[in-house]
Context: one part of a larger RNA
């Protein structure tokens, strides 16, 4: 000098930030991912019209259709949290992929034809305490299946050009194989195939960044090859066979510790330390394992299995996962509200209106930090009183107070009162923050100062008490009867809504 700090004493206001560093301990409760009726079949409030029945205010039929459980689509792989694990191509940086993928979005070319069978919802029956499950029957689609056509794809043959070993390109030429589609609707929104782009990702390599030799040898899918499998893709990634290799004192292997970086702190720099908040990447989601769906996951609020724990139970069987936001217990020196709003920004779905959004925007709590402001300004005595000291003359507190005069920041009261609003909506209208900021007026110095230190280092001194006691102390050291070092008082010095102490780093 610095801090995500804590502790002691003290504490007026505002702005901007920051706030479980410990138990990746366990969690009550609420919320945190939905949306689309312009994909689909049902159900159906309301309203309207006409008719029928008649118990004259109800029922039925038709149309409309708010709303909607279900099928279907997209999203749920983002956003948010945490740092356990990881010494590794995890990260940073620089390259490479003639070895790769990419939903939504943009550009471009073409197409969007003909059919079919189911199934949930619903209904009925049954089982179960529940969670839920099973059988029969009916029905729709942008759900599913079959067929037609199709440049491209794959395989075979072949021509030309080029490169970087495998090879690449020419939407080259010929033959064969098998692969598409979906509608809704007023403009418009979609669907399928191919090419390109953008974005996002995957893989490979060079270099770089901890401690330990009281760890010296390590390794059998190990190192390489061939065939095969697998993947979007190269590859011992996996498998069979073959060879016996591969790494290591330039530190392999083992052990310990640790998420990495932009940055942050310190320092003249070199360097040292660190990795909170914010941003990028990675890893994880009760513990361990596994795959499914999908453009994308081996998936925090999905599934299955095992385990520990908790809960329900009719004992047969079931349910759960806050390292999301709040909140609780526990641990701890220590870290906040079970708040408001989607008004803005952004995200998901939707043609849109809109819905959802503990992302986010705000508010609450905390001097935790930084910054700003205030606690009054001017005048006022050779100087009140009181306190303290005294050589008893006086000195000092001290212009300090009183007193006179002025101002009114902040706070208080009253009146006015935003920007943030772009957009959306036919219009009316639409702001959580918030009656906040800000402006004006009113009263009134009124409501607002402490903490540490004063032997030297180190700015600041006397008195009394105590008497190696009580105590102080960062180091040197003070205290045993005149202690500037202990305690108190007066005075002084330093900083100031803070001041000290402790801890850690330079």
């Nucleotide at each position: 000098g610095a801090c995500g700090a804590a502790c002691g004493c003290u504490g007026g206001c505002g702005g901007c930030g920051u706030g479980c560093u410990u138990a990746a301990c366990a969690c009550a409760u609420g919320c945190a991912a939905g949306u689309c009726g312009a994909a689909c079949g049902g159900a159906a409030a309301u309203c309207a019209g006409g008719g029928a029945g008649c118990u004259u205010g109800c029922u039925c039929c038709u149309g409309u259709g708010a709303u909607u459980a279900g099928u279907g689509g997209c999203g749920a792989a983002c956003g948010g949290g945490u740092g356990a694990g990881u010494a590794a191509c995890a990260c940073g940086u620089g390259a490479g992929c003639a070895a790769c993928c990419u939903g939504c979005c943009c550009c471009u070319a073409a197409c969007u034809u003909u059919g079919g069978g189911a199934u949930a919802a619903c209904u009925u029956c049954g089982g179960g305490a529940a969670a839920c499950c099973g059988g029969g029957g009916c029905u729709a689609a942008u759900a599913c299946c079959a067929a037609a056509u199709a440049c491209g794809a794959c395989c075979c043959a072949u021509g030309a050009g080029g490169g970087c070993a495998u090879c690449c390109u020419c939407u080259g030429u010929g033959g064969g194989u098998g692969g598409a589609a979906a509608g809704a609707a007023u403009u418009u929104c979609g669907g399928u195939u191919g090419g390109g782009g953008a974005u996002g990702g995957g893989c490979u390599c060079g270099c770089g960044g901890c401690c330990u030799a009281u760890c010296a040898g390590c390794u059998u899918g190990u190192u390489g090859g061939u065939g095969g499998g697998g993947u979007a893709a190269c590859g011992g990634c996996c498998u069979a066979c073959c060879a016996a290799g591969g790494c290591a004192u330039c530190g392999a292997c083992g052990g310990g510790u640790a998420g990495c970086c932009g940055g942050c702190c310190u320092g003249a720099g070199a360097g040292g330390g660190u990795g909170a908040u914010c941003g990028g990447c990675c890893a994880c989601a009760c513990u361990g394992g596994g795959a499914c769906u999908g453009a994308g996951a081996c998936a925090c609020g999905g599934c299955c299995c095992a385990g520990a724990c908790u809960c329900c139970u009719a004992c047969g069987g079931g349910a759960g996962g806050c390292a999301g936001c709040a909140g609780u217990g526990g641990g701890g020196a220590a870290u906040a509200u079970u708040g408001c709003a989607c008004a803005a920004u952004g995200g998901g779905c939707g043609c849109a209106a809109g819905c959802c959004u503990g992302a986010u925007g705000c508010a609450g709590c905390a001097a935790c930090g930084c910054c700003g402001c205030g606690u009054g300004g001017g005048g006022g005595a050779a100087g009140a009183a009181g306190g303290c000291c005294u050589u008893c003359g006086g000195g000092u507190u001290g212009u300090a107070a009183a007193c006179c005069u002025c101002u009114u920041u902040u706070g208080g009261c009253a009146g006015g009162g935003a920007a943030g609003a772009a957009g959306c909506g036919a219009a009316a209208g639409u702001g959580a923050c918030g009656g906040u900021a800000c402006c004006u007026g009113c009263a009134g110095a009124a409501a607002a100062a402490g903490c540490g230190c004063c032997g030297g280092c180190u700015a600041a001194c006397u008195a009394c008490g105590u008497g190696c006691c009580a105590g102080c102390a960062g180091c040197c050291g003070c205290g045993g009867u005149a202690a500037u070092a202990c305690g108190u008082a007066g005075g002084g010095c330093g900083c100031g809504a803070g001041c000290g102490u402790u801890g850690u780093c330079c």

This is a predicted structure of a 506-nucleotide part of an RNA (small-subunit ribosomal RNA, 5' domain) from Tropheryma whipplei. The prediction has a mean pLDDT of 84. The full RNA is in RNAcentral, with records from ENA and SILVA. Rfam family: Bacterial small subunit ribosomal RNA. The source organism's lineage runs through Bacteria, Actinomycetota, Actinomycetes, Micrococcales and Tropheryma.